[in-house]
Context: one part of a larger RNA
RNA sequence: UUAUCGUUAAGGAACUCGGCAAAUUAACCUCGUAACUUCGGGAGAAGAGGUGCCUGUUAUGUGAAUUAAAUUGCGUAUACAGGUUUCAAUAAAGAGGCCCAAUCGACUGUUUAGCAAAAACACAGAGCUCUGCAAACUCGUAAGAGGAAGUAUAGAGUUUGACGCCUGCCCAGUGCUGGAAGGUUAACAGGAGAUGUUAGUCGUAAGACGAAGCAUUGAAUCGAAGCCCCAGUAAACGGCGGCCGUAACUAUAACGGUCCUAAGGUAGCGAAGUCCCUUGUCGGGUAAAUUCCGACCUGCAUGAAUGGCGUAACGAGUUGGGCGCUGUCUUAACGAUACUCUCA
Repeated sequence: UUAUCGUUAAGGAACUCGGCAAAUUAACCUCGUAACUUCGGGAGAAGAGGUGCCUGUUAUGUGAAUUAAAUUGCGUAUACAGGUUUCAAUAAAGAGGCCCAAUCGACUGUUUAGCAAAAACACAGAGCUCUGCAAACUCGUAAGAGGAAGUAUAGAGUUUGACGCCUGCCCAGUGCUGGAAGGUUAACAGGAGAUGUUAGUCGUAAGACGAAGCAUUGAAUCGAAGCCCCAGUAAACGGCGGCCGUAACUAUAACGGUCCUAAGGUAGCGAAGUCCCUUGUCGGGUAAAUUCCGACCUGCAUGAAUGGCGUAACGAGUUGGGCGCUGUCUUAACGAUACUCUCA
């Protein structure tokens, strides 16, 4: 030096991305305890005081002498008073720091064995779809097995995620469900016709024609689901506009016009974990704040079970602020142990 510890004047977060680390707090008893709340909590909220030993009083347990009282014996210390020692009495050790506001997730739980414990997963609760039992669904070529020795208050799939208030419009596209008139449409059936071959006929010949059979093809016609078509369905996949004008200051536009669309974003929330411009603007907090909180709405590019907005309790979650506390720091110092190193 490094590692692990201990102490520190004055200050007390000035350190730092950030109080990281360390320090504070701590047991038991008594008093006291806010907002909010799902009335259970919050809560050990916060905050304040006490604690050893001795004596007396008091309270209380218990036994004997006949019962009650009283007395006496053996205990305990809930309460009170007085005394007493120390710097200090839960005298050592061990043993919550606290509060305020916001975000996310309701909660307990689960997870990347070995860089992530979380806002991710799960969850109770909610919805939709399928399934009538030889169930749907899954594994297996099959036999068979699970589902289930269950039976729609059951089982499977999928989405959301306690609770409270709610969950708007669009079925044009894609999907799913239902429909069956018409169009299209496979194999099969069907076999019009065509071609090859050649007995034969004609011909002096070259050659031409050519029945039956065999072989190769093959039109019309018939022909299911599907698709086209017609409806339904969004807690199915998903989607949810533009331009122009207008009020007696100005500004703005309740209002009007027009184009397009399946329909043009409702309630709520909003510079958000979503806002580029942006350190938006205003207010609060600070002497001073790109963070934080409350508003505004001009939402680049919020929005309703890909759930929206709230919410007590909970969280080794995240963000901001405060009290206490401290070697984090101003600014270092001293000491201990261990491994090196140097000297003897």

Predicted 3D model of a 344-nucleotide part of an RNA (large-subunit ribosomal RNA, domain IV) from a metagenome. The RNAcentral record of the full RNA draws on SILVA. Rfam family: Bacterial large subunit ribosomal RNA.